Model confidence (mean pLDDT): 86 of 100. A computed fold for a 265-nucleotide part of an RNA from a metagenome, annotated as large-subunit ribosomal RNA, domain VI.
Context: one part of a larger RNA
RNA sequence: CGCAGGAACAUUGAGAGGAUUUCUCCCUAGUACGAGAGGACCGGGAGGAACGCACCUCUGGUGUACCAGUUAUCGUGCCAACGGUAAACGCUGGGUAGCCAUGUGCGGAGCGGAUAACCGCUGAAAGCAUCUAAGUGGGAAGCCCACCUCAAGAUGAGUGUUCCCAUGGCUUAAGCCAGUAAGGUCAUGGGUAGAACACCCGUUGAUAGGCUCUACGUGGAAGUGCUGUAAGGCAUGAAGCGGAGGAGUACUAAUAGACCGAGGG
Numbered sequence: 001c002g003c004a005g006g007a008a009c010a011u012u013g014a015g016a017g018g019a020u021u022u023c024u025c026c027c028u029a030g031u032a033c034g035a036g037a038g039g040a041c042c043g044g045g046a047g048g049a050a051c052g053c054a055c056c057u058c059u060g061g062u063g064u065a066c067c068a069g070u071u072a073u074c075g076u077g078c079c080a081a082c083g084g085u086a087a088a089c090g091c092u093g094g095g096u097a098g099c100c101a102u103g104u105g106c107g108g109a110g111c112g113g114a115u116a117a118c119c120g121c122u123g124a125a126a127g128c129a130u131c132u133a134a135g136u137g138g139g140a141a142g143c144c145c146a147c148c149u150c151a152a153g154a155u156g157a158g159u160g161u162u163c164c165c166a167u168g169g170c171u172u173a174a175g176c177c178a179g180u181a182a183g184g185u186c187a188u189g190g191g192u193a194g195a196a197c198a199c200c201c202g203u204u205g206a207u208a209g210g211c212u213c214u215a216c217g218u219g220g221a222a223g224u225g226c227u228g229u230a231a232g233g234c235a236u237g238a239a240g241c242g243g244a245g246g247a248g249u250a251c252u253a254a255u256a257g258a259c260c261g262a263g264g265g
Stems, first nucleotide, its partner, number of pairs: 001153001005164007015150004021049007033038001051107005059101004066094005071086006110145001112144002118138004165265001167178004183260004188202004207253003210249005216242003223236005
C1' cells in the first nucleotide's frame, strides 16, 4: 500500500515446511521345519543407540566483583580494620538466578486409503488354458492422509462475533481539508519477548526500584572478653555479608501530555 467505511477479537485451511531411523534381548518355542547340526514366520513384551524438541527438579559446567582465603605494593597519621592496583577477575577455594549438556522429560503412534514389483479369484477372445480383455481381492521403510509447525499478499486477499458512526470549513465532486468516534501510536514502568523492529503486561496496579522477611551462597564478621611469652585459639554467634530467586509492602516512578484515526461506505 492492497484486501471498496473505520476498528477489535476469534477462526477456516489452499499451500508450505518438519518428522519418517535402527539394534539387541525375552515370551510364543527349542515349537513348525530338519536324519542331525541347527532353527523360524505370525503375534506379544522389554531395554538400548543415534537424531530431534523442550526444560533446569536432580548430576554438573559457567556464573568479570556474591562470599571467603592469600602474595606484593600504595593509601586512609600509626596499631587494628579497610580501600586501590597487579591486562581489562592479581591469584586461589566455592557459588544463586540465567544460559547450557555430559543432566532430565518426551518423540518417530495408525485395525487408515490408493498403489509398485509380485501373489490371487472369476473369466472369455481362443469349447481348453489364461491374474485381464469386462469384473474383483491382497500387497512396501515408498505415495496420500494422519502427527508437529507456519499459513488469507490464498491479489482467488475467505469466515464469524462485537464496537464506532448524519460534526465544521472550502466548495458542489465518487471532491479536498479540519477536529473527532470506536480504536490505535508515541511517550512512560517493565518482561520468562527481543539484533533493530515486532510481541506481551501495566493504577480496576505488585510493573521496576526502594524497604522488610526469606530460600540460597559463602562459611564463623567487626568489636569486646577469656586463654597463650607469642604466632594464634575459644566465646559472644549457623555469625557477618550478599547479584539476578520467592513473598509482602504503593514509599518512589508507570505521570504530565502529544499525535493518528470513519462520515454511511
The RNAcentral record of the full RNA draws on SILVA.